[in-house]
Molecule: transfer RNA
Organism: bacterium
RNA sequence: GCCGCGGUAGCUCAGUGGUAGAGCAGUAGCUUGAAGAGCUUCGUGUCGGGGGUUCGAUUCCCUCCCGCGGCA
Numbered sequence: 001g002c003c004g005c006g007g008u009a010g011c012u013c014a015g016u017g018g019u020a021g022a023g024c025a026g027u028a029g030c031u032u033g034a035a036g037a038g039c040u041u042c043g044u045g046u047c048g049g050g051g052g053u054u055c056g057a058u059u060c061c062c063u064c065c066c067g068c069g070g071c072a
Base pairs, nucleotide, nucleotide: 001071002070003069004068005067006066007065010024011023012022013021018055026042028040029039030038048064049063050062051061052060
């Protein structure tokens, strides 16, 4: 340099046009002498940046950045 895959919550990842979710972690409450465990509750997010298509983009197109793999 070329090709492919990926970037979404603190972490690991779903979601492939119609107001963004799960598990773990965390907050608060119940329980306990206290803690742990258990039960209940709460999503905390410019969906990597910019532009385009569309009534509408996390999703489709272009470009840039970052990570991984392959080829040279």